[in-house]
Molecule: Fluoride riboswitch aptamer (crcB RNA motif)
Organism: Planctomycetota bacterium
RNA sequence: AUUAUGAGCGGCGAUGGAGUCCGCCCUUAACCGGCCGCGUAGGCCUGAUGACUCCUACCGGUGC
Numbered sequence: 001a002u003u004a005u006g007a008g009c010g011g012c013g014a015u016g017g018a019g020u021c022c023g024c025c026c027u028u029a030a031c032c033g034g035c036c037g038c039g040u041a042g043g044c045c046u047g048a049u050g051a052c053u054c055c056u057a058c059c060g061g062u063g064c
Base pairs, nucleotide, nucleotide: 010025011024012023013022016055017054018053019052020051021050033045034044035043036042
């Protein structure tokens, strides 16, 4: 790395994937960003994380 067999298997935490930890929910749910604004109009702002680490994408700077 591949194949076979047996057993087990929930979802979610504002943009992708993985590991660990934390939290939330039980399908009637958790979750679906923020600010100004009467507002469902209009305008503006941060972040690929719930947190940490790594990868990918994106942004900025420097060197070759």